[in-house]
RNA sequence: GGACGGAUAGCUCAGCAGGUAGAGCACAGGACUGAAAAUCCUGGUGUCCCCGGUUCAAUUCCGGGUCCGUCCA
Numbered sequence: 001g002g003a004c005g006g007a008u009a010g011c012u013c014a015g016c017a018g019g020u021a022g023a024g025c026a027c028a029g030g031a032c033u034g035a036a037a038a039u040c041c042u043g044g045u046g047u048c049c050c051c052g053g054u055u056c057a058a059u060u061c062c063g064g065g066u067c068c069g070u071c072c073a
Stems, first nucleotide, its partner, number of pairs: 001072007010025004019056001027043005049065005
């Protein structure tokens, strides 16, 4: 330098033939307990990497860029 894949909640990740974002864990509050742990109930905490384009509408499609991984040179 080129090809491909990835970037979404605190962490690990889903999501999508465009219609306004979720799971598990963690965390917070409550129940239970003499007190804890475990268990149960409730709560999503987010500029969907950045800039632009298309569209009534973009996490999703298109162009460019940044970072990470694998491969080729």
RNAcentral holds the sequence, with entries from ENA. This is a predicted structure of a 73-nucleotide RNA (transfer RNA) from a Planctomycetota bacterium. Its mean pLDDT, the model's own confidence on a scale to 100, is 81. It matches the Rfam family "tRNA". It is annotated as a transfer RNA. The organism belongs to Planctomycetota, within Bacteria.